[in-house]
RNA sequence: GCCGGCGUAGCUUAGCCUGGUUAGAGCGCUAGACUCAUAAUCUAGAGGUCGCUGGUUCAAAUCCGGCCGCCGGCA
Numbered sequence: 001g002c003c004g005g006c007g008u009a010g011c012u013u014a015g016c017c018u019g020g021u022u023a024g025a026g027c028g029c030u031a032g033a034c035u036c037a038u039a040a041u042c043u044a045g046a047g048g049u050c051g052c053u054g055g056u057u058c059a060a061a062u063c064c065g066g067c068c069g070c071c072g073g074c075a
Base pairs, nucleotide, nucleotide: 001074002073003072004071005070006069007068010027011026012025013024020058029045030044031043032042033041051067052066053065054064055063
């Protein structure tokens, strides 16, 4: 240099192919319940520019272009 994969909450990730309900789950975190107390368990809550940017569209995490980062292959 060329090709391919991946990037969504603090962590691990679903959803993307086939655009459309309010962006979800587990763990973790915070508060409460329970307990003499802790753990476990139960309930509630906070936490997201869906890597960045532009485009297409009535509508984009999802489709398209460029860029950035990580991983792999070829040279």
This is a predicted structure of a 75-nucleotide RNA (transfer RNA) from a Candidatus Micrarchaeota archaeon. Its mean pLDDT, the model's own confidence on a scale to 100, is 84.